[in-house]
Context: one part of a larger RNA
RNA sequence: UGACGGGGAUCUACACAAGCGGUGGAGCAUGUUGUUUAAUCUGAUACUACGCAAAGAACCUUACCAAUCCUUGAAAUUAAAAAGCAGGUGCUGCAUGGCUGUCGUCAGCUCGUGGCGUGAGUUGUUCGGUUAAGUCCAUAAACGAGCGCAACCCUUAUCCAAUAAUGGGUUAAUUUCCAAUUUGGAAACUGCCUGGUCCAUCGAUCAGGAGGAAGGAGAGGAUGAAGUCAAGUCGUCAUGGCCCUUAUGGAUUGGGCUACUAACGUGCUACAAUGGUGAUUACAAAGGGUAGCAAUGAUGCGAGUCGGAGCAAAUCUCAAAAAAAUCAUCUCAGUCCGGAUUGAUCUCUGCAACUCGAGACCAUGAAGUCGGAAUCGCUAGUAAUCGCGAAUCAGCACGUCGCGGUGAAUCAGUUCUUAGGUCUUGUACA
Numbered sequence: 001u002g003a004c005g006g007g008g009a010u011c012u013a014c015a016c017a018a019g020c021g022g023u024g025g026a027g028c029a030u031g032u033u034g035u036u037u038a039a040u041c042u043g044a045u046a047c048u049a050c051g052c053a054a055a056g057a058a059c060c061u062u063a064c065c066a067a068u069c070c071u072u073g074a075a076a077u078u079a080a081a082a083a084g085c086a087g088g089u090g091c092u093g094c095a096u097g098g099c100u101g102u103c104g105u106c107a108g109c110u111c112g113u114g115g116c117g118u119g120a121g122u123u124g125u126u127c128g129g130u131u132a133a134g135u136c137c138a139u140a141a142a143c144g145a146g147c148g149c150a151a152c153c154c155u156u157a158u159c160c161a162a163u164a165a166u167g168g169g170u171u172a173a174u175u176u177c178c179a180a181u182u183u184g185g186a187a188a189c190u191g192c193c194u195g196g197u198c199c200a201u202c203g204a205u206c207a208g209g210a211g212g213a214a215g216g217a218g219a220g221g222a223u224g225a226a227g228u229c230a231a232g233u234c235g236u237c238a239u240g241g242c243c244c245u246u247a248u249g250g251a252u253u254g255g256g257c258u259a260c261u262a263a264c265g266u267g268c269u270a271c272a273a274u275g276g277u278g279a280u281u282a283c284a285a286a287g288g289g290u291a292g293c294a295a296u297g298a299u300g301c302g303a304g305u306c307g308g309a310g311c312a313a314a315u316c317u318c319a320a321a322a323a324a325a326u327c328a329u330c331u332c333a334g335u336c337c338g339g340a341u342u343g344a345u346c347u348c349u350g351c352a353a354c355u356c357g358a359g360a361c362c363a364u365g366a367a368g369u370c371g372g373a374a375u376c377g378c379u380a381g382u383a384a385u386c387g388c389g390a391a392u393c394a395g396c397a398c399g400u401c402g403c404g405g406u407g408a409a410u411c412a413g414u415u416c417u418u419a420g421g422u423c424u425u426g427u428a429c430a
Stems, first nucleotide, its partner, number of pairs: 001430002003427003007424007015414002019378005026269008034260002042053002064255007073085001087244002090242003096238002098233003101229001103227001108147006114123003128137002153221004158186005167178003189215001192209007271371001275330006287318003292311002297306003337368001342363002345360004384406007
């Protein structure tokens, strides 16, 4: 100087407390371990692996296995020759670049000159107050500066102006109005008032008020300092070294990655009356569409099919929003709850649905009556709940990323638990 302490002080955080809803019990989906297997390719493993890489394994993908085949080889004219070789999802992330996680959007990390110290170092960066903040004030052997903080960027809440057909109403009328769109601007700064804290004042800051669409960072996003974990990735890519070279390279067919005693993680659906079922009737946003989206119509109980108006889209279309509301019914039951599982028949995509796709209909109708110890998320348009869209994609979504609808409770505290910052103290640790 650090690190550590079942030392101290102080501050912060959905850390606890106060609440709301979950997980842990059931069934299923999905990932992992284990086991099995010819193969179940590989990587990720406390927080920071486990709906992770994978924004989509029937073939392909594919790296794995079996069988068969090729050997200058898969890749843009031919033939011959020569030289150099190509290729490797083979190993090493403890040789690396690049990218990423984490502490943590925590408030820290440093430098120049000067001062102090023999020196390692220290001061600055500390005391007092304050802040979301090393934010600011004030003090002070320091004075300044850099990376971070904040601001500049995007979205959103109010208003104004212009824009304005492909939107909506209105009209006899392209009449006229309105919204939305796009662009530009205004607006918020503790600016004003009252009272406090540091403070002689100034200045900083807190609580309340006025006005205001918005009030003290208005709300959300993007943005991640120096570093830590020899953290992750040689299987995105690049790359040193090592290894294979009639094979550890290349090709085809089939199989496997989908196995299944068991354990764990993450989810979905439920256990019902704040509900189930039937009927009727409202209200979104944000997206996608030409190898595409597809209307009206016809047909089928339905998935769907026939057909093809319109649309490269503010024009046409996906498209029906669903919870909600109204009426009826069920009356507490393993039920008109719940839907697993299984049987039959079909539909769609696609060379091809046996291993191994999704969907429809009829029948079947399992567990489950709110879940032990334990444990997770969340402070407002949030939680909870309801549906809609997109990427990937021939097909396949309970996942992911977005969108809006309905819309709470509790907290204004810091004793305790956890994590972190600052100062200080002890140390046989470095």
The prediction has a mean pLDDT of 80. Predicted 3D model of a 430-nucleotide part of an RNA (small-subunit ribosomal RNA, 3' major domain) from Collodictyon triciliatum. The full RNA is in RNAcentral, with records from SILVA.